[in-house]
Predicted 3D model of a 71-nucleotide RNA (transfer RNA) from a Bacteroidota bacterium. The organism belongs to Bacteroidota, within Bacteria. It matches the Rfam family "tRNA". Rfam classes the family as a transfer RNA. Rfam describes the family as follows. Transfer RNA (tRNA) molecules are approximately 80 nucleotides in length.
RNA sequence: GUCGGAGUAGCCAAGUGGUAAGGCACUGGUCUGCAAAACCGGAAUCAUGGGUUCGAAUCCCAUCUCCGACU
Numbered sequence: 001g002u003c004g005g006a007g008u009a010g011c012c013a014a015g016u017g018g019u020a021a022g023g024c025a026c027u028g029g030u031c032u033g034c035a036a037a038a039c040c041g042g043a044a045u046c047a048u049g050g051g052u053u054c055g056a057a058u059c060c061c062a063u064c065u066c067c068g069a070c071u
Stems, first nucleotide, its partner, number of pairs: 001070007010024003018054001026042005047063005
């Protein structure tokens, strides 16, 4: 340099056009003599910037970071 893959919460991770699941951690509450456990809640404009669309995490383009292959 060329090609391909990945980027979603503090961490892991699902979601393949219709307003983002789940687990761990954190935190508020219930319960308890106190704690633990259990149970009920809370927090994401999806790497960045544009485009398409009534509507984009999802499709398209560019950029950034990481990984791999080729040279």